[in-house]
Context: one part of a larger RNA
RNA sequence: UCGUGGUGAAGGAACUCGGCAAAAUACCCCCGUAACUUCGGGAGAAGGGGGGCCUGAGGCGUGAAGGCACUUGCUGCCGUAAGCGUUUGAGGGCCGCAGAGACCAGGGAGAAGCGACUGUUUACUAAAAACACAGGUCCGUGCGAAGUCGCAAGACGAUGUAUACGGACUGACGCCUGCCCGGUGCUGGAAGGUUAAGAGGAGAGGUUAGCCGCAAGGCGAAGCUUUGAAUUUAAGCCCCAGUAAACGGCGGUGGUAACUAUAACCAUCCUAAGGUAGCGAAAUUCCUUGUCGGGUAAGUUCCGACCUGCACGAAUGGCGUAACGACUUCUCCGCUGUCUCCACCGCGAACUCG
Numbered sequence: 001u002c003g004u005g006g007u008g009a010a011g012g013a014a015c016u017c018g019g020c021a022a023a024a025u026a027c028c029c030c031c032g033u034a035a036c037u038u039c040g041g042g043a044g045a046a047g048g049g050g051g052g053c054c055u056g057a058g059g060c061g062u063g064a065a066g067g068c069a070c071u072u073g074c075u076g077c078c079g080u081a082a083g084c085g086u087u088u089g090a091g092g093g094c095c096g097c098a099g100a101g102a103c104c105a106g107g108g109a110g111a112a113g114c115g116a117c118u119g120u121u122u123a124c125u126a127a128a129a130a131c132a133c134a135g136g137u138c139c140g141u142g143c144g145a146a147g148u149c150g151c152a153a154g155a156c157g158a159u160g161u162a163u164a165c166g167g168a169c170u171g172a173c174g175c176c177u178g179c180c181c182g183g184u185g186c187u188g189g190a191a192g193g194u195u196a197a198g199a200g201g202a203g204a205g206g207u208u209a210g211c212c213g214c215a216a217g218g219c220g221a222a223g224c225u226u227u228g229a230a231u232u233u234a235a236g237c238c239c240c241a242g243u244a245a246a247c248g249g250c251g252g253u254g255g256u257a258a259c260u261a262u263a264a265c266c267a268u269c270c271u272a273a274g275g276u277a278g279c280g281a282a283a284u285u286c287c288u289u290g291u292c293g294g295g296u297a298a299g300u301u302c303c304g305a306c307c308u309g310c311a312c313g314a315a316u317g318g319c320g321u322a323a324c325g326a327c328u329u330c331u332c333c334g335c336u337g338u339c340u341c342c343a344c345c346g347c348g349a350a351c352u353c354g
Stems, first nucleotide, its partner, number of pairs: 001349008010340002014338001019335001027051005036041001038172001052094004058087005066078004070073001095099001107333007114325002119131002135170007147156003173320004178250003183247002185243005192238003198232002203227005210219003251269005278312001279309001290306005
């Protein structure tokens, strides 16, 4: 010096990002126990008192004698002496600094956020507010089900049958869940438009028996062959509707009241519709340490309000909520070497000397 233990005057979080670490609490019995609450809880709430050993009145159990009753029985009931057992037992006494004497063995309270809860997770830096969850809603599926695996046979679904199974979102419970179907998606639609192969084969071309021509050349049936219009024809798309607990979206400007300020009101532009309830400087607020109040001597955090929401908002759920949490934040009590400010001691190591 390092590691690991122990003790500490006075103070007691002044330390620090933060009480990290340590200290403290701890068992049994008795008393006592708040807000809130889903009436179960909260709760071991909190906060107090007792605890060793000896003696021991008393209590309890058993229990003759004795008494009473009749149904006279190996009867039922009452009942207590002694003894024995037991006791959570008043009172008295004894010892120590200390009696749950060591080990073992909850710190507590108040407020807020998030997630209802018990669970699950990054094996080896993250245990959480993430995942799951019961509950809710929507969509699909009528059974050889939908869906999934497989080329298929086949299998799972399921030896199930819509109170079932599959998929998506939300996430206990309470109060609720507004407006928009223009875009995208999905569902429906015997009309109309567009639309493939196929069917169809008008028409056109090539070839040449033949014919015309002195020749060059021209015309050219059938067949073969190349091409090919009209017409016919599905889904899809266009089109018409529905649908948001489908993907998603939910405005601007100007003016106006008898102080000022503000604008219930008016005008105007745009839109599919212009954000309802509730909440709001929030796990969301840039400006921002917003402003006011509370707590402190002093508070960028915290709590309560305000609303000017850069850029909350209703199952990508909104707002509350008892209980729960090795979650996050703030405060208080207790407690302490975290600190003021360090000191000493034990053990182990390094190092120095031998």
Molecule: large-subunit ribosomal RNA, domain IV
Organism: Demequina salsinemoris